[in-house]
Context: one part of a larger RNA
């Protein structure tokens, strides 16, 4: 010189477009961040149409009345069902197959989506909801009873799907793999629904397709003032568990495995793509954005599902708040605001589902602190602005002076303009594809009108280093990145004038090249 997630000083006029708790993975108050489907269920409520019973009224066959019922529209607490395994956050832990590359799974899973085959035939028993009842302050438990489904469970049927057991062909990487058939065994289903016709589901296989799972070679910080480490260690048989290999796990049996090529032990650390910076090699760093990983108050554990050992699910332990009638409960902001604390220091209890995109429905839809906005910070980078042209009596004034001038200095006044920005009134988008729908926003943006008006600081002038005098001060009192200034004429202190850089910035400081 360049870079910064930066502070801190002095000063600040505008607009785009980014950025923004690097510290305490500290504690949190509130409000919101994951819910949908009544075209799966059975109820319950409400509107409307039809219905027209008990009942009143009498004039005795009308008139009031308005229950059961039926449709049909919605609403939704319960049972199913898909989603909460994404999507947001944060890096504490981890020096590891954790990541980053390249291989491999003849050892293997994969809802939803996508190919194709062939399948739906007949039964069953419950249970929440509701009703009653009981124990509790609550949270909420706990008993009879009644009910339903795409919720559960039987037998039926069934294809090399699975199992065991023989065969035939092909191929390969040892342990086999892949076709093909033969007899025996096991093992499905669910229905809603529109004009009952479409859709939309259901089951059992078959290729894909996306995802995750497992090994593997390499490459991945410091310290040897860490030199020996290991016993389920390292290998085998056989069992067991896993989707799936495999001491993964367990019985026996052998005694081996790593290690100066750096084992083991301590530290530090998410890791890449990438930024930064250098011509480059190479060094430093890992905010945002993007891929992967690990975490969710601490430890542990497993259950459900395809997929989790699951932030806003269960359960147990601990700590710590809170509530309690003391018997017992209840909670997890490292989701978006927001609070307290810690810090040099990092914002808005804002608005929207218009748009991109996710969940779930057949759809309308509903949800959506992802998202896309606005709002605050000159926190970075980028553009613009503070006017522009003429204007010498070289005014006043300031400084200096050798007192003659010099310099500030065409700088100002003045005279002409012009309208970035500002203000005042008027129109007013695009982003909407696709009839409708736009938070941003009456915004950007175009037109008129006004009027130079609101808008220049900050560091420096010995030498590196562009820029000099004069007064105050006297090794004081201060300057200082190094050198070094100051001790009576200081171009280094402090204050004026003047000059240099730079500019809505400008220097310090920290930190890396």
């Nucleotide at each position: 010189g360049g870079a910064c997630g930066a502070a801190c000083g002095c000063u600040g006029g505008c607009g785009g477009c980014g950025u923004g708790c690097c510290u305490a993975a500290c504690a949190c108050a509130u409000g919101c961040a994951a819910g949908u489907c009544g075209a799966g269920c059975g109820g319950a409520g409400a509107g409307c149409a039809g219905g027209g019973a008990a009942g009143u009224g009498c004039u005795u066959g009308c008139a009031c009345g308005g229950a059961a019922c039926u449709g049909u529209u919605u609403u939704u607490a319960g049972c199913g069902g898909c989603g909460g395994a994404c999507g947001g956050g944060u890096g504490a832990g981890u020096a590891a197959c954790g990541c980053g590359u390249g291989a491999a799974c003849a050892a293997g899973c994969u809802g939803u989506c996508c190919u194709u085959c062939a399948c739906a035939g007949g039964g069953g028993g419950a249970u929440a909801a509701c009703a009653c009842u009981u124990g509790g302050a609550a949270a909420u438990a706990u008993g009879u009873g009644c009910u339903a489904a795409u919720a559960c469970c039987g037998a039926a049927u069934a294809a090399g799907a699975c199992c065991a057991c023989a065969c035939c062909g092909a191929g390969g990487c040892a342990u086999c793999u892949c076709g093909g058939a033969g007899a025996g065994g096991u093992a499905a289903a669910a229905g809603u629904g529109a004009u009952u016709u479409a859709g939309c589901g259901g089951a059992u296989g078959u290729a894909g397709a996306u995802g995750a799972g497992c090994u593997c070679g390499c490459g991945u910080c410091c310290c040897a003032u860490u030199a020996g480490c290991u016993a389920g260690a390292u290998g085998g048989u056989g069992a067991g568990g896993u989707a799936a290999c495999g001491g993964c796990c367990c019985a026996c049996c052998a005694u081996g495995g790593c290690g100066a090529c750096g084992a083991u032990g301590g530290g530090u650390a998410g890791c890449c793509g990438a930024c930064c910076u250098g011509a480059g090699a190479g060094g430093g760093u890992g905010a945002u954005c993007g891929g992967c990983c690990a975490c969710a108050u601490u430890g542990g554990a497993a259950c459900u599902g395809a997929g989790a050992u699951a932030c806003g699910g269960u359960c147990c332990a601990g700590a710590c708040u809170c509530c309690u009638a003391c018997g017992g409960g209840a909670g997890g902001c490292a989701g978006c605001a927001g609070u307290g604390g810690g810090g040099a220091a990092u914002a808005u209890u804002g608005g929207g589902c218009a748009a991109u995109g996710g969940g779930c429905g057949a759809a309308a839809g509903c949800c959506u602190g992802a998202c896309c906005c606005a709002g605050c910070a000159a926190c970075g980078c980028c553009g613009c602005g503070u006017g522009a042209a003429g204007g010498a009596u070289g005014a006043a004034g300031g400084u200096u002076u050798u007192c003659g001038g010099a310099u500030u200095g065409u700088a100002a006044a003045c005279u002409u303009c012009u309208g970035u920005c500002g203000c005042a009134g008027g129109g007013g988008a695009c982003g909407a594809a696709g009839a409708a729908u736009g938070a941003c926003g009456g915004u950007a943006c175009c037109c008129u009108g006004u009027a130079a008006g609101a808008a220049a600081g900050c560091c420096c002038c010995g030498g590196c280093u562009a820029a000099c005098u004069a007064c105050g001060u006297g090794c004081c009192a201060g300057c200082a990145g190094c050198c070094g200034c100051g001790g009576u004429a200081a171009u280094a202190c402090g204050u004026a004038g003047g000059g240099g850089g730079c500019a809505a910035g400008c220097g310090u400081u920290a930190u890396c090249c």